This is a predicted structure of an 88-nucleotide RNA (c-di-GMP-I riboswitch aptamer) from a Gammaproteobacteria bacterium.
NCBI's taxonomy places the organism under Bacteria, Pseudomonadati, Pseudomonadota, Gammaproteobacteria.
The coordinates come from a structure-prediction model, not an experiment, and the mean pLDDT is 81.
The model forms 95% of the base pairs in the Rfam consensus.
[in-house]
């Protein structure tokens, strides 16, 4: 000087439970309490995947059943962008 990243330090996020709000639902938001865990569990639906089915379609005498995302999940995976500390 370069590379790898063991173990740290300072911090960060917040699963789930409970309550409220919102939504057809999946889910999202807020609060309190904790902390399931996460080196990007920061941002972003570009690709895949998963969830829901209001609306639409099909079947049915009907109850209903099935299909479907323009809805949702970034803490499902990959991609893109950004970011803290350290170098024994």
């Nucleotide at each position: 000087u370069c590379a790898a990243u063991c173990g740290a330090a300072a911090g960060g996020c917040a699963a789930g439970a409970c309550a409220g709000u919102u939504g057809a639902a999946a889910g999202a938001c807020u609060g309190c309490u904790c902390a399931c865990g996460c080196a990007a569990a920061g941002c972003u639906u570009c690709g895949g995947g998963u969830c829901u089915a209001a609306g639409g379609g099909u079947a049915g005498u009907g109850a209903u059943a099935c299909c479907u995302a323009c809805g949702a999940c970034a803490g499902c995976c990959g991609g893109g962008c950004u970011g803290c500390c350290a170098u024994c």